[in-house]
Context: one part of a larger RNA
RNA sequence: GAUGAACGCUGGCGGCGUGCUUAACACAUGCAAGUCGAGCGAAGCGCUUACGACAGAACCUUCGGGGGAAGAUGUAAGGGACUGAGCGGCGGACGGGUGAGUAACGCGUGGGUAACCUGCCUCAUACAGGGGGAUAACAGUUGGAAACGGCUGCUAAUACCGCAUAAGCGCACAGUAUCGCAUGGUACGGUGUGAAAAACUCCGGUGGUAUGAGAUGGACCCGCGUCUGAUUAGCUAGUUGGAGGGGUAACGGCCCACCAAGGCGACGAUCAGUAGCCGGCCUGAGAGGGUGAACGGCCACAUUGGGACUGAGACACGGCCCAGACUCCUACGGGAGGCAGCAGUGGGGAAUAUUGCACAAUGGGGGAAACCCUGAUGCAGCGACGCCGCGUGAAGGAAGAAGUAUCUCGGUAUGUAAACUUCUAUCAGCAGGGAAGAAAAUGACGGUACCUGACUAAGAAGCCCCGGCUAACUACGUGCCAGCAGCCGCGGUAAUACGUAGGGGGCAAGCGUUAUCC
Numbered sequence: 001g002a003u004g005a006a007c008g009c010u011g012g013c014g015g016c017g018u019g020c021u022u023a024a025c026a027c028a029u030g031c032a033a034g035u036c037g038a039g040c041g042a043a044g045c046g047c048u049u050a051c052g053a054c055a056g057a058a059c060c061u062u063c064g065g066g067g068g069a070a071g072a073u074g075u076a077a078g079g080g081a082c083u084g085a086g087c088g089g090c091g092g093a094c095g096g097g098u099g100a101g102u103a104a105c106g107c108g109u110g111g112g113u114a115a116c117c118u119g120c121c122u123c124a125u126a127c128a129g130g131g132g133g134a135u136a137a138c139a140g141u142u143g144g145a146a147a148c149g150g151c152u153g154c155u156a157a158u159a160c161c162g163c164a165u166a167a168g169c170g171c172a173c174a175g176u177a178u179c180g181c182a183u184g185g186u187a188c189g190g191u192g193u194g195a196a197a198a199a200c201u202c203c204g205g206u207g208g209u210a211u212g213a214g215a216u217g218g219a220c221c222c223g224c225g226u227c228u229g230a231u232u233a234g235c236u237a238g239u240u241g242g243a244g245g246g247g248u249a250a251c252g253g254c255c256c257a258c259c260a261a262g263g264c265g266a267c268g269a270u271c272a273g274u275a276g277c278c279g280g281c282c283u284g285a286g287a288g289g290g291u292g293a294a295c296g297g298c299c300a301c302a303u304u305g306g307g308a309c310u311g312a313g314a315c316a317c318g319g320c321c322c323a324g325a326c327u328c329c330u331a332c333g334g335g336a337g338g339c340a341g342c343a344g345u346g347g348g349g350a351a352u353a354u355u356g357c358a359c360a361a362u363g364g365g366g367g368a369a370a371c372c373c374u375g376a377u378g379c380a381g382c383g384a385c386g387c388c389g390c391g392u393g394a395a396g397g398a399a400g401a402a403g404u405a406u407c408u409c410g411g412u413a414u415g416u417a418a419a420c421u422u423c424u425a426u427c428a429g430c431a432g433g434g435a436a437g438a439a440a441a442u443g444a445c446g447g448u449a450c451c452u453g454a455c456u457a458a459g460a461a462g463c464c465c466c467g468g469c470u471a472a473c474u475a476c477g478u479g480c481c482a483g484c485a486g487c488c489g490c491g492g493u494a495a496u497a498c499g500u501a502g503g504g505g506g507c508a509a510g511c512g513u514u515a516u517c518c
Stems, first nucleotide, its partner, number of pairs: 001517003005514005012390006018383002020348001025346003029343003034090003039087002043083002045080001047078006054071001059066002097301003106226008116218002121214007129163001131161002138153006169194005175188005199206002227273003234264003239261004244256003276298004280291004303324005326337004354380001356379003362376001363374004393423004403414004427459001430453004437445001462507005467488003473502005483490002
């Protein structure tokens, strides 16, 4: 000098930041990922129209009746900024959290892919013809305490499956030209063979299929760099390599059968310990040393271990299956769960916050849109935890008042300090006005920031130190006691070193101490 700090004493205001470093311990409760009716069928709700059977008001009446409105109900059709399940699409692989593991192509940096993929988006070219069979919802029935099912029957689609079309896309075969960086790449035509599609509409559009290119995102490989220990010296059988096959988007012992016996290592293999890496941050004149909180990039993980499914993308935090531990429900047969998301609880700890407001802004998902969702985010709350700014008054004022301390009793110090006079109003308080942030509308923040006015010196100073290092001295008490102390050391009867007081010095809404780094 610095800190994600803690502790002691003290504490006025504001702005901007920042806040579980420990138990990757366990979690009550609420919320954190939905959306689309312009893909689809059915259901409910309400509306309109028509018809049917009820009902029976006004009005007329010769009192017999006529007349037919409202209402309610059933069927059919239409239509709905309606509702919530279901099928279907897109998104739940982003965003958010944590640092357990990892000494590794994990990260950083520079390259390679002639060994690769890429939904949504952009551009270009071409196309969308004609069919089929199901299934959820629903209805019936049935099992179960529940979770959740079983069977039978019906139905739709942008769900699913054939057929046609394509020849520039894939595969196979043989070839020509050309290029390169080894395997090889590119272009060309030939033969055979294979693969598409979906509609909706408010008529404006929005979608669909194939191919090529781009953009974006990813995957793999390589050079170099990346902590400590030799009181760890040998390690290794899929091990090292080959030709073959499988698998993958793709190369590869990635996996498999066979063959060979290799491969790594004092330039530190193996083993053990520790650790996420970086941009950065702290310190330092620099070289360097330390560190990796917040913010940004990459990686890994999601109760522990394993596995795949779906998908453009996962081996998937709020998906699935299995096993383990734990918690909960149970009718004992069986089931349910996963805060290292935001709040919050217990526990651990020296120690770390609200079960807040809003989608107004920025961004994300869905939708043609309106809009819906968004604990991302924007804000507010709490904490002097940090940095920065401001205030706690200013000028005058000597009878050098009183008090206090000291004293050689004369005085000296506190000290222009106070009182007193004049003035001011920053902050806080009161009243009035009142934003920007928002492109037409829409503001959580917020009646906030800010401006104006009136008002009172009022409401606002402490902490540490005073032997030397090191700025700052006297008195009393104590008497190697009580105590102090970073080092030297101080205290045994005049202690500037202990305790108290007066005075002084330093910093100041903080000041000291402790811990850690330079």
Molecule: small-subunit ribosomal RNA, 5' domain
Organism: uncultured bacterium